[in-house]
């Protein structure tokens, strides 16, 4: 420096519910709770892609388009700890 497979976890996150706030709404953020993760750190105007639609636009109308709202536990990008080669 590099780590495809492989084995390990003292410790660390923490999905689905639940509950209390925020939120228009997705979704957030505190407790409880572990489905699982070796990057489940970090990045979200400045890669793709996905959820939502308060505003606005067309519609007679059911309803449609639009991100300026979101999501890194989707792929990506970055960074990195033991241990082992």
């Nucleotide at each position: 420096u590099u780590u495809a497979a492989u084995a390990u976890u003292c410790g660390g996150c923490a999905a689905a519910c639940u509950u209390a706030c925020c939120g228009a709404a997705a979704g957030g953020u505190g407790a409880g709770g572990a489905c699982g993760c070796a990057a489940a750190g970090c990045u979200a105007u400045a890669g793709g892609g996905u959820c939502u639609a308060a505003a606005u636009a067309a519609g007679u109308a059911u309803u449609u388009a639009u991100a300026u709202g979101a999501c890194a536990g989707c792929c990506a990008g970055u960074u990195g700890c033991a241990g082992a080669a």